A computed fold for a 72-nucleotide RNA from a Solirubrobacteraceae bacterium, annotated as transfer RNA.

RNA sequence: UGGGAGGUAGCUCAAUGGCAGAGCUCUCGACUGUUAAUCGAGCGGUUGCGGGUUCGAGUCCCGCCCUCCCAG
Numbered sequence: 001u002g003g004g005a006g007g008u009a010g011c012u013c014a015a016u017g018g019c020a021g022a023g024c025u026c027u028c029g030a031c032u033g034u035u036a037a038u039c040g041a042g043c044g045g046u047u048g049c050g051g052g053u054u055c056g057a058g059u060c061c062c063g064c065c066c067u068c069c070c071a072g
Stems, first nucleotide, its partner, number of pairs: 001071007010024004018055001026042005048064005
């Protein structure tokens, strides 16, 4: 430099163009000799950045940034 894959909650990951979710973590509660485990609830998001298409974009298109892989 070229090609490919990826970037979504604190972490690991989902999400046919139509309300952004799950597990774990954290907080509160239930349970109890205590802790742990288990169960319930809650908190938590400029979907990497900027544009475009669309009635509507995490998703499609363009540019840029970052990570990984391949080639040179």

RNAcentral holds the sequence, with entries from ENA and Rfam. Its Rfam family is "tRNA". Rfam classes the family as a transfer RNA.